[in-house]
Context: one part of a larger RNA
RNA sequence: GAUUGAACGCUGGCGGUAUGCUUAACACAUGCAAGUCGAACGGAAACGCUACUAGCUUGCUAGUAGGCGUCGAGUGGCGGACGGGUGAGUAACGCGUAGGAAUCUACCUAAUAGUGGGGGAUAGCCCGGAGAAAUCCGGAUUAAUACCGCAUAAUCUCUAUGGAGUAAAGAAGGCCUCUAUUUAUAUGCUUUCGCUAUCAGAUGAGCCUGCGUUGGAUUAGCUUGUUGGUAGGGUAAAAGCCUACCAAGGCAACGAUCCAUAGCUGGUCUGAGAGGAUGAUCAGCCACACUGGGACUGAGACACGGCCCAGACUCCUACGGGAGGCAGCAGUGGGGAAUAUUGGACAAUGGGCGCAAGCCUGAUCCAGCAAUACCGCGUGUGUGAAGAAGGCCUGAGGGUUGUAAAGCACUUUCAAUUGUGAAGAAAAGUUAAUGGUUAAUACCCAUUAGCCUUGACGUUAACUGCAGAAGAAGGACCGGCUAACUCCGUGCCAGCAGCCGCGGUAAUACGGAGGGUCCGAGCGUUAAUC
Numbered sequence: 001g002a003u004u005g006a007a008c009g010c011u012g013g014c015g016g017u018a019u020g021c022u023u024a025a026c027a028c029a030u031g032c033a034a035g036u037c038g039a040a041c042g043g044a045a046a047c048g049c050u051a052c053u054a055g056c057u058u059g060c061u062a063g064u065a066g067g068c069g070u071c072g073a074g075u076g077g078c079g080g081a082c083g084g085g086u087g088a089g090u091a092a093c094g095c096g097u098a099g100g101a102a103u104c105u106a107c108c109u110a111a112u113a114g115u116g117g118g119g120g121a122u123a124g125c126c127c128g129g130a131g132a133a134a135u136c137c138g139g140a141u142u143a144a145u146a147c148c149g150c151a152u153a154a155u156c157u158c159u160a161u162g163g164a165g166u167a168a169a170g171a172a173g174g175c176c177u178c179u180a181u182u183u184a185u186a187u188g189c190u191u192u193c194g195c196u197a198u199c200a201g202a203u204g205a206g207c208c209u210g211c212g213u214u215g216g217a218u219u220a221g222c223u224u225g226u227u228g229g230u231a232g233g234g235u236a237a238a239a240g241c242c243u244a245c246c247a248a249g250g251c252a253a254c255g256a257u258c259c260a261u262a263g264c265u266g267g268u269c270u271g272a273g274a275g276g277a278u279g280a281u282c283a284g285c286c287a288c289a290c291u292g293g294g295a296c297u298g299a300g301a302c303a304c305g306g307c308c309c310a311g312a313c314u315c316c317u318a319c320g321g322g323a324g325g326c327a328g329c330a331g332u333g334g335g336g337a338a339u340a341u342u343g344g345a346c347a348a349u350g351g352g353c354g355c356a357a358g359c360c361u362g363a364u365c366c367a368g369c370a371a372u373a374c375c376g377c378g379u380g381u382g383u384g385a386a387g388a389a390g391g392c393c394u395g396a397g398g399g400u401u402g403u404a405a406a407g408c409a410c411u412u413u414c415a416a417u418u419g420u421g422a423a424g425a426a427a428a429g430u431u432a433a434u435g436g437u438u439a440a441u442a443c444c445c446a447u448u449a450g451c452c453u454u455g456a457c458g459u460u461a462a463c464u465g466c467a468g469a470a471g472a473a474g475g476a477c478c479g480g481c482u483a484a485c486u487c488c489g490u491g492c493c494a495g496c497a498g499c500c501g502c503g504g505u506a507a508u509a510c511g512g513a514g515g516g517u518c519c520g521a522g523c524g525u526u527a528a529u530c
Stems, first nucleotide, its partner, number of pairs: 001530004006526005013377006019370002021335001026333003030330003035078003040075002043071002047069003050065007085288003094213007103205002108201002111198005116150001118148002126139005156165003170193006179186003214260003221251003226248008263285004267278004290311005313324004341367001343366003349363001350361004380410004390401004414471001417465001419463002424457001429451008474519005479500003485514005495502002
């Protein structure tokens, strides 16, 4: 000199853009953070509508009807493995980079083939019971895209190459051309979405290897599933991954083992560079979710807001037994020099579910707080010598503060106040036309046109009217380094100090004043890095 996720002191007008528990991976009150689908299912607790019935205070109450819109609880499907947080652990194929072969991959895309025919349960509901509660038990009954056989099946699997084995589920919209009957309907036709099997792609993930990746030798030897083989098991998959047997290997001064420290990287800071330091925000990877262990489900977890066991802690209890996990967003206590609101909205972007409308989303977008950082703007402009008054100094003449003020003439950025007012909005919906599909002018899909709307921010940005210099300057320093000097007080005292050093009666170094210098909504100090 540059820099910081900074803190402290004094001071403080506005805006934009960023950033904001670095400490206790300490404990957490409260609310919210993962749901959704009625176009899978039986149904109907609530709300609304409609119809009917009864009462009458004639528009209200009660009841009935899943009839309609919808929908609590439940079965079922998909998603809760993403998104969000933290850095405790980890010196490791964890990360970075470059390669590899023995693998899996829901949803998505492309292709081929199929979607036939049956069955028995179970939740819910109803009845009864146990318990303080959490919850649980028994009986009867019921549905499915839940579950289980049968049939069929190969480019799938196994194989002694003869053969053997293995699947599925329906739902919604529309229609009457064909079939069945009755005007209408489905067991019919058609469209869309699904379902099953296989192959391929895409995406994501698992595994292996070369090289690189902190300090300590006041850590020198370490290792028995250890190193290799055979056989078996196991996994989606290679492998001591596991087991039995056999052999005695394997690593190490090019630092094994042990100890300490640490998430890694793109990057960031500094520096001319080489390098050094660092790993906040943002992005990629990894690890963790009160502590330790375990598996279940699933395409995917050994799962932050799932389950089981043990432990510590907290809470409820009728003492028999139960409940919980903010390193999600806010917020509280504690620790600390120190770090924000128990805010708004799903309008946009993205995610989950859904045919869709839509619902959910503390992801996200915004707002609030903080000079924490960077950037920009303002606190007026011009003129004005009687060089006013006052202050300070003085050689007493004067000098300086100083064009500074006052006065005169202007301007109005920003703030305040008045009004106007973009962009962030494209979709979705609806109507019509055209094309595709079809038996079809239904339905559905695609394109185009018109209409109708959707904004948290938001009293937005920007523009505009009006008023008035009006509302807006401080901090450190002045002995040398280092830009800037005099007076008074003090008298080795009080004090200053980054280093050298000042102070013992004329202190440019202490304290005050005047003056000056440097920065400026900041200025200094402290800490840390180069």